[in-house]
Context: one part of a larger RNA
């Protein structure tokens, strides 16, 4: 490399905007790059392959044909791909009219607990656990009332409910903003799809500054438990968990399933909208989401089945026995942690 292939066996990039590049809807015309067909030159000899012949045969070696799937240049065709030029409207946008909705940013606010802090009642316990100790409490604890500070997350509603590209996102109320759906079919006229490189999001956790700190807890300390306990349970408890601005690029970042298109039985719930009938029900048609079940077909089996793992087509990304190693080495990138990109001896 041709070839298989990526749910779960080795494998889909964490995602999306978009560059170079691949790749492309429909019709007319017209070109001849690409295709195709004639014609001509040129493919050097040995080598091949036939057919002959010559060393006793063979290897070997001569002769002669064919081949030498290629290249140029010429003449033509025009049906496909492609270049020009024109039209279309099914793609794709765009306009107007709707409704969804925890999409994002900023500000401001609410009430429930939890701890703390003053005051009252009150008195001998509390708390914890299998059982206990540590702990707290007569300097008055825990229990209760009323005041008050501070922080964080927002019970119920909630729902294989809803947005979002992914990370993710949930109390109220403004404001700024983004995406998608439906409906009319007005407009523009292929403007589209994918995408190496770069560059930009990116979950905890960790790093720099700087607030901020209830409640929870790595590290630690102490009670226990046990042979032992550098745990598991209990008592405490600092980093951090929160905000601001910057770094870091990670994940079982999963659907373990890369984007886009068309096409292929069906039934059942559910969210958003449109339409006919109708009575605001019912029930029937549509679209767009998200679920179960399920025919074909498909899988090595599960198991998947219009939200494909079916059938095609484009265009990225990957994979090639396990160990050694996602390591060493280099280089870029971080402040560090480390991150990305990535072997190779040597072994089974």
């Nucleotide at each position: 490399u041709u070839g298989g292939g990526c749910g779960u066996a080795a494998a889909g990039g964490g995602c999306g905007a978009g560059u170079a590049g691949g790749c492309g809807g429909u019709u007319u015309g017209u070109u001849a790059a690409g295709u195709c067909a004639g014609g001509u030159g040129u493919g050097a000899a040995a080598u091949u392959u036939c057919a002959g012949g010559g060393c006793u045969c063979g290897a070997c070696c001569c002769u002669g044909a064919a081949a030498c799937u290629g290249c140029g240049c010429u003449u033509g065709a025009a049906a496909c791909u492609g270049g020009c030029a024109g039209g279309c409207u099914a793609g794709a946008g765009g306009a107007c009219a709707g409704g969804a909705g925890a999409g994002g940013g900023a500000a401001g606010u609410g009430g429930a607990a939890u701890u703390c802090c003053c005051g009252g009642u009150g008195u001998a316990g509390c708390g914890g656990u299998g059982a206990a100790a540590u702990g707290c409490g007569u300097a008055g604890a825990u229990a209760u009332c009323g005041g008050g500070a501070g922080g964080a997350a927002c019970a119920c509603c909630a729902g294989u409910g809803g947005c979002g590209a992914a990370g993710g996102c949930g109390g109220c109320u403004u404001c700024c903003u983004g995406g998608a759906c439906u409906g009319u079919a007005c407009c523009u006229g292929a403007c589209g799809c994918u995408g190496a490189u770069g560059a930009g999001c990116g979950a905890a956790a960790g790093c720099u500054g700087g607030g901020g700190g209830a409640g929870c807890a790595a590290a630690c300390a102490g009670g226990a438990u046990u042979a032992g306990a550098u745990a598991c349970c209990c008592u405490g408890g600092u980093a951090g968990u929160c905000c601001c601005a910057g770094c870091u690029g990670u994940a079982a970042a999963c659907g373990a399933u890369g984007a886009g298109u068309g096409c292929u039985a069906g039934g059942u719930g559910u969210g958003g909208g449109g339409g006919g009938c109708g009575a605001c029900a019912a029930u029937c048609c549509u679209c767009c989401g998200u679920g179960c079940c399920g025919c074909a077909g498909u899988u090595a089996a599960c198991g998947c089945a219009a939200u494909a793992a079916g059938c095609a087509c484009u265009c990225c990304g990957c994979c090639u026995g396990g160990g050694g190693a996602g390591u060493a080495c280099g280089g870029c990138c971080g402040c560090a942690a480390g991150g990305c990109u990535a072997a190779a001896a040597c072994u089974c």
This is a predicted structure of a 348-nucleotide part of an RNA (small-subunit ribosomal RNA, central domain) from an uncultured bacterium. The coordinates come from a structure-prediction model, not an experiment, and the mean pLDDT is 88. Its Rfam family is "Bacterial small subunit ribosomal RNA".